[in-house]
Context: one part of a larger RNA
RNA sequence: CGUUGGAAGUUUGAGAGGGCCUGACCUUAGUACGAGAGGACCGGGUUGGACGAACCUCUGGUAUAUCUGUUGUGCCGCCAGGUGCAGUGCAGAGUAGCCACGUUCGGUCGAGAUAAGCGCUGAAAGCAUCUAAGUGCGAAACUCGCCUCAAGAUGAGACUUCCUUGAAGGGUCGUUGGAGAUUACGACGUUGAUAGGCUGCAGGUGUAAAGACAGUAAUGUCAAAGCUGAGCAGUACUAAUUGCCC
Numbered sequence: 001c002g003u004u005g006g007a008a009g010u011u012u013g014a015g016a017g018g019g020c021c022u023g024a025c026c027u028u029a030g031u032a033c034g035a036g037a038g039g040a041c042c043g044g045g046u047u048g049g050a051c052g053a054a055c056c057u058c059u060g061g062u063a064u065a066u067c068u069g070u071u072g073u074g075c076c077g078c079c080a081g082g083u084g085c086a087g088u089g090c091a092g093a094g095u096a097g098c099c100a101c102g103u104u105c106g107g108u109c110g111a112g113a114u115a116a117g118c119g120c121u122g123a124a125a126g127c128a129u130c131u132a133a134g135u136g137c138g139a140a141a142c143u144c145g146c147c148u149c150a151a152g153a154u155g156a157g158a159c160u161u162c163c164u165u166g167a168a169g170g171g172u173c174g175u176u177g178g179a180g181a182u183u184a185c186g187a188c189g190u191u192g193a194u195a196g197g198c199u200g201c202a203g204g205u206g207u208a209a210a211g212a213c214a215g216u217a218a219u220g221u222c223a224a225a226g227c228u229g230a231g232c233a234g235u236a237c238u239a240a241u242u243g244c245c246c
Base pairs, nucleotide, nucleotide: 001152005163006162007161008160009159010158011157015149016148017147018146021049022048023047024046025045026044027043033038051106052105053104054103055102059100060099061098062097066093067092068091069090070089071086072085073084074083075082076081110144111143112142117137118136119135120134169246170245171244172243173189174188175187176186177185194239195238196237197235198234199233200232201231203228204227205226211222212221213220214219
């Protein structure tokens, strides 16, 4: 821009894509078959492999603005305590998020029409013959069924509701997000929990400083302390004002 008034929401599915894998074991059954050796079809069950999707409860990885330990050196006048730099200085742990080595799930089942093949009835050709007329079964292939997209399907579909002139409804702007390069998409904008802050909790680290006590001292106790990013709640303290445009 179109879809022939303008919108918001819910949809149908022409069409397109994905998926379609497979082993072993138990049982049927040491049965059918076979002199024996051997050894099934069909059916039922269990458990794997590879592949794929989603997710983070568990396990594990990462986690450069979390916590702790520690070396050298500079600085805060010194001690104590901190802080800068040295690949995040190095090392030990580690939440959220992201992830796999982790967890869950999937390829099940069925229908239709068929291929090779197997048939029934059956003449031409008094027999025979699956075929010539007629008719049945039959495969991971085909068409559906499963999952995803999908009306620019210009053949532009359907349904419900709203609005008739600056209206319905959008946009700009702001606070933002398990959304994101930008855009787009989602949430919220005081009739407010959208983000930050604060408070509480969970989680992490591992017992802060100062002081007191014990000890000659190192150190220990008071003390599960102190600190703490993303998590979960609560709370308008801060910022989402007022407007403007279509």

This is a predicted structure of a 246-nucleotide part of an RNA (large-subunit ribosomal RNA, domain VI) from a metagenome. Its mean pLDDT, the model's own confidence on a scale to 100, is 85. Rfam family: Bacterial large subunit ribosomal RNA. RNAcentral holds the full RNA, with entries from SILVA.